[in-house]
RNA sequence: CAGGUAAAUUGGGUGGCCGCUUCGCACCGGAUGUGCGCAGAGGAAAGUCCGAACUCCCCCGAGCAGGGUGCUGGAUAACUUCCAGGGAGAGUAAUCUCACGGAAAGUGCCACAGAAACUACACCGCUCCAUUAUUUGAGAGCAAGGGUGAAAUGGCGAGGUAAGAGCUCACCAGCAAUUGGGUGACUAAUUGGUUGGGCAAACCCCACCUGGAGCAAGACCAAAUAAAGAACGAUUGAAGUGCUCGGCUGAUGUUCUUGGGUUGGUCGCUUGACCCUGAUGGUAACAUCAGGGCUAGAUGGAUGGUCACCACCUAUUACAGGUACAGAAUUCGGCUUAUAGAUUUACCUGCCGC
Repeated sequence: CAGGUAAAUUGGGUGGCCGCUUCGCACCGGAUGUGCGCAGAGGAAAGUCCGAACUCCCCCGAGCAGGGUGCUGGAUAACUUCCAGGGAGAGUAAUCUCACGGAAAGUGCCACAGAAACUACACCGCUCCAUUAUUUGAGAGCAAGGGUGAAAUGGCGAGGUAAGAGCUCACCAGCAAUUGGGUGACUAAUUGGUUGGGCAAACCCCACCUGGAGCAAGACCAAAUAAAGAACGAUUGAAGUGCUCGGCUGAUGUUCUUGGGUUGGUCGCUUGACCCUGAUGGUAACAUCAGGGCUAGAUGGAUGGUCACCACCUAUUACAGGUACAGAAUUCGGCUUAUAGAUUUACCUGCCGC
């Protein structure tokens, strides 16, 4: 200098004029009031995918269904999230990805091709016998060579054999046992020749977790109105937010359908598992302590417009033009998706120079 990998910040600034909203203060005294002041949309506010806080169902216990997760150890309020590690794979490497428990509990599938796709009865072939050879014939033996296929009696090399075969040996792969290391997933060494596939992102088995509905939840105030029908039930017990069983509560009742009234207001509603800085502990995620901060709370739904200068980008002699994705509605922790441009750090590879 070029290419790559991982992470982070920002994503317009300054000033003038005018305008909007909550809140506070003062005036005014009922108006959509006037004046002053603080503050006022994100890293994803998006998706509504996961988890919770909170609220309600009066509930409690057991079981089931349904659903979720799936290597090990940690973090967390929790999670399918995050951190660290193990194994497998990709890459020269930095690094990245994983739907990563079980196929001897059972059932099922592997088309076509091929002799054969779960016990293997051999398509082309090789060896021996009958002959000097060839051809042919029947028998005995082989699974090493060739073919088919995603996959076919572990692989490669040597010896051995009538020809062959882990038949034997060495080196690898797999499986088992023993010993050592590790909290663990696993791993190293030694010994053993006893070595037939895949699919569970097929049904299933195993382990662990799991009530339902949701801020249009829910609570209160004011005001207005119109009931009718059906089913079940009233101590022989309806109903009680997945189902069943048990307990408990339990009645001018509960549920369903049709129709009518209330389209008003207050709360919930923003001080939080909150944010920033520092120290300590930890490889890290993160935890503890100390100090500092208060940063929208709307509801036919505010958070803006304009002028000038500057910044950045493209292009020109100049003029001119453009500046991404995109708007809070109970809140928070993640994941996923969109994003013009600008800036920074660390690491890897290549080239050049010292």
Molecule: Bacterial RNase P class A
Organism: Dehalococcoidia bacterium